[in-house]
Molecule: SAM riboswitch aptamer (S box leader)
Organism: Oceanobacillus luteolus
RNA sequence: AACUUAUCAAGAGUGACCGAGGGACUAGGCCCAAUGACGUCCAGCAACCCCUAACAUAAUGUUAGGUAGGUGCCAAUUCCUACAGAAUGGAUUUUCAUUCUGAAAGAUAAGCU
Numbered sequence: 001a002a003c004u005u006a007u008c009a010a011g012a013g014u015g016a017c018c019g020a021g022g023g024a025c026u027a028g029g030c031c032c033a034a035u036g037a038c039g040u041c042c043a044g045c046a047a048c049c050c051c052u053a054a055c056a057u058a059a060u061g062u063u064a065g066g067u068a069g070g071u072g073c074c075a076a077u078u079c080c081u082a083c084a085g086a087a088u089g090g091a092u093u094u095u096c097a098u099u100c101u102g103a104a105a106g107a108u109a110a111g112c113u
Base pairs, nucleotide, nucleotide: 001113003111004110005109006108007107008106013042015041016040017039021032022031023030026082027081028080029079044073045072048070049069050066051065052064053063054062055061056060078105083102084101085100086099087098088097089096090095
């Protein structure tokens, strides 16, 4: 880096340092930020891997519990929209708005090449 599978509506400080932009990319919107954002450290959250127990199984899985270890996360749903479909409403040629579902893209974990 590619691929596969799973998850992405919950949760997490009034701490220390730093000092100007930040919210992945493109576009549009909307936000955060000198009352210090973003980032780093510490604290914290969660439970993917992991550990323990019970049960079932062909493989292995399900349920309950734990947090020592490997990651992860710690404003806003992955901040929202973009593509397709459906419903409702407005206009009835083109179409617009809202809601829902799915996809795409992305993030994270585990596995594999």